[in-house]
RNA sequence: AAAAGGCAAACUCGUCGAAAGGCGGGGGCGCAAAGCCAUGGAUCUACCGUCACGUUCGUUUGUGACCACGACAGCCAGGCCGCCGAA
Numbered sequence: 001a002a003a004a005g006g007c008a009a010a011c012u013c014g015u016c017g018a019a020a021g022g023c024g025g026g027g028g029c030g031c032a033a034a035g036c037c038a039u040g041g042a043u044c045u046a047c048c049g050u051c052a053c054g055u056u057c058g059u060u061u062g063u064g065a066c067c068a069c070g071a072c073a074g075c076c077a078g079g080c081c082g083c084c085g086a087a
Base pairs, nucleotide, nucleotide: 006031007030011026012025013024014023015022016021029074035080036079037078039077040076041075043071044070049066050065051064052063053062054061
C1' cells in the first nucleotide's frame, strides 16, 4: 500500500432508570485497538442526605447550593489480550 473482516457516532423506535446513562432494533460520524478492565485524573447526573432561603396552621410545600455509593471511558494516562502485511 493491500486483503479478509470487525466495531458503530449523531438521529430514531422500544425498554430499564430519579437522572446521567444502559440494553435491543434501525442507522453510519468515524475508529488499527472505537477489543477487555475500571487503577488515577477529567467530565456528567444528584434519587437519598446536609445546609440555606421562601411558603404553610403545620414537621405543608417550593427553590437554590453542596454531595457518588451512580454514570462515562468513542476524554487522557495506566494494565491485559489482539487480525493482515512491508516488516